[in-house]
A computed fold for a 335-nucleotide RNA from a soil metagenome, annotated as Bacterial RNase P class A. The prediction has a mean pLDDT of 79. It matches the Rfam family "Bacterial RNase P class A". The family's RNA type in Rfam is ribozyme. Gene Ontology terms of the family: tRNA processing, dimeric ribonuclease P complex and ribonuclease P activity.
RNA sequence: AGUGAGUCGGGCGCUCGCUUCCCCUGACAAGGAAGAGGAAAGUCCGGGCUCCAUAGGGCAGGAUGGCCGCUAACGGCGGCGCGGAGCGAUCCGCGGAAAGUGGCACAGAAAAUACACCGCCCGCAAGGGUAAGGGUGAAAUGGCGGGGUAAGAGCCCACCGGCGCACGAGUGAUCGCGCGCGCAUGCCAAACCCCAUCCGGAGCAAGACCAAAUAGGAGGCUGAGCGGCCCGCUCUUAAGGCCUCGGGUAUGGUCGCAUGAGCCGCCGAGCAAUCGUCGGCCUAGAGGAAUGAUCGCCGCCCGCAAGGGCACAGAACCCGGCUUACAGACUCACU
Numbered sequence: 001a002g003u004g005a006g007u008c009g010g011g012c013g014c015u016c017g018c019u020u021c022c023c024c025u026g027a028c029a030a031g032g033a034a035g036a037g038g039a040a041a042g043u044c045c046g047g048g049c050u051c052c053a054u055a056g057g058g059c060a061g062g063a064u065g066g067c068c069g070c071u072a073a074c075g076g077c078g079g080c081g082c083g084g085a086g087c088g089a090u091c092c093g094c095g096g097a098a099a100g101u102g103g104c105a106c107a108g109a110a111a112a113u114a115c116a117c118c119g120c121c122c123g124c125a126a127g128g129g130u131a132a133g134g135g136u137g138a139a140a141u142g143g144c145g146g147g148g149u150a151a152g153a154g155c156c157c158a159c160c161g162g163c164g165c166a167c168g169a170g171u172g173a174u175c176g177c178g179c180g181c182g183c184a185u186g187c188c189a190a191a192c193c194c195c196a197u198c199c200g201g202a203g204c205a206a207g208a209c210c211a212a213a214u215a216g217g218a219g220g221c222u223g224a225g226c227g228g229c230c231c232g233c234u235c236u237u238a239a240g241g242c243c244u245c246g247g248g249u250a251u252g253g254u255c256g257c258a259u260g261a262g263c264c265g266c267c268g269a270g271c272a273a274u275c276g277u278c279g280g281c282c283u284a285g286a287g288g289a290a291u292g293a294u295c296g297c298c299g300c301c302c303g304c305a306a307g308g309g310c311a312c313a314g315a316a317c318c319c320g321g322c323u324u325a326c327a328g329a330c331u332c333a334c335u
Base pairs, nucleotide, nucleotide: 001335002334003333004332005331006330007329008328010298011297012296013295015293016292018035019034020033021032022031037312041323042322044321045320046319047318048317049203050202051201052200056231057230058229059228061199062198063197064196065195066080067079068078069077070076081094082093083092084091085090095194096193100192101191102188103187104186117134118133119130120129121128122127142160143159145157146156147155161183162181163180164179165178167176168175169174207255208254209253210252217245218244219243220242221241222240223235224234225233262281263280264279265278267276268275269274299310300309301308302307
C1' cells in the first nucleotide's frame, strides 16, 4: 500500500417514571427480578406452527442451474473443478446455441442458406480469380509460422485450439495421455424455448376456547369444502351456504406467546460448512403497543469559548439465511 475474516457500537452511578413476572394481600400499595438489534430494517428466499384431505394425480404456472457435501429447508454455507481479472493475497462467473423459432442498433461489402468497398492477381477490355492485407463494428466464418501459388486460400505441413473415439485417475464436475478428423459449430437463453430438480393454498387479523345475546324472521338463489383449471377425495341428503330487507346482542376476555432446529464452555469427528458427548444458563413479551427522562463523573467528536453532540437505527408468532444502512474504535490471518 492492499486482500480476507471478525468484535464492539459510549461507560458507571443517584433520583423519578413505564411494561412484564415473582412474593404478599380480600384488593391495592410496598419489596424483589428482568426489559431492543447487529442489523429488531427490506419482507427477497427457506422452514417451524395453524387451518383447509396426514396434501393425492395431471395440465398450467413459478423458482433454481458446474460437481460433491452440510442442513429442518433454502435461491444459503463449505470444499473442489473449469474459465476470466490481478505481480500476489484474493475476487468474479458457471446447464443446453450441431432440436426448433427469433433477434443482432449504428457503422460496414457482408451480422450468417452468405458476401466483396479499397486492395492483390490474370486480362487490351468485358469479365474472372482471391480473402493474405486495409477499413467497419460489441462481435467478421479457427490462430500463428512455413511451404505453395499468377495472386491467394487447411490447398499442404508443424505447433496451439476444436470435434470424435479409446485408455487411465477421480464419488463427481473434470483432468492426463494416445489415435483419428482439415475443421463442420459466429454471438444472444436476464429472447421464446429445451433438459434436469424442486414447489398444494392461505397466513398469528393463522387458529382455538370462554362470556353475553338471539329469531328457529321474510323473500330470492343454490349443495358445500377446494380460490388458476380438470380429475379425484371428504361432508351433507335436507340441512348447510350466498344475496337482499328488517331486527337482537356485542364490537369483550383467555390462549396461541417464548424451553427453543435456544445460548455459553470443554472435549471429540471432519480440510471445512457442520455434527456429537458432557457441564452450565433461562435471556423483552406488549396488544394503538413498555424499554424513557434528569443530574453527576469519565471517554470520544465539533467549537477560541460558552456550549452542543454520541453512527445506522426501535422487537410485534418464532427460527435459518440473503440484501441494504452504519460516525468511530479495535483484533487476527495473509500478500